[in-house]
Annotation: A computed fold for an 81-nucleotide RNA from Candidatus Marsarchaeota G2 archaeon ECH_B_1, annotated as Fluoride riboswitch aptamer (crcB RNA motif). It was read from a public genome assembly, where an Rfam model found it. The coordinates come from a structure-prediction model, not an experiment, and the mean pLDDT is 76. Rfam family: Fluoride riboswitch aptamer (crcB RNA motif). Its family is annotated with response to fluoride and positive regulation of gene expression in the Gene Ontology.
RNA sequence: CUAAUGGCGGGGGAUGGUGUCCCCCUGAGGGUGCGGCCCUCAAACCGCCCAACAACAAGGGCUGAUGGCACCUAUCUCAAA
Numbered sequence: 001c002u003a004a005u006g007g008c009g010g011g012g013g014a015u016g017g018u019g020u021c022c023c024c025c026u027g028a029g030g031g032u033g034c035g036g037c038c039c040u041c042a043a044a045c046c047g048c049c050c051a052a053c054a055a056c057a058a059g060g061g062c063u064g065a066u067g068g069c070a071c072c073u074a075u076c077u078c079a080a081a
C1' cells in the first nucleotide's frame, strides 16, 4: 500500500565488507519537529561429529570470514621474486 491473500520497505540466516539470488521474521510500547523520523522490547538467528538402549545435560573432537555464488579485506599454510 491492498477488501483480503499478499507486496514494498526494514531485520535475520555460527567471525568483516560489496553485488546478486534464495530462505526466514516483521509484533508490542514510548517519544515526536508527524518525516520509511528517533528509542526500547519481541520475532527470525546463535555450526557439526563421537560413545554410553533412546533422548537430554555434561565431556571430548572438527569445519568455515558465503544461506548460495562472485569479488574485496583480515588471518593461516606453501612456492617464487
Base pairs, nucleotide, nucleotide: 001006009026010025011024012023013022016072017071018070019069020068021067027041028040029039030038031037047062048061049060050059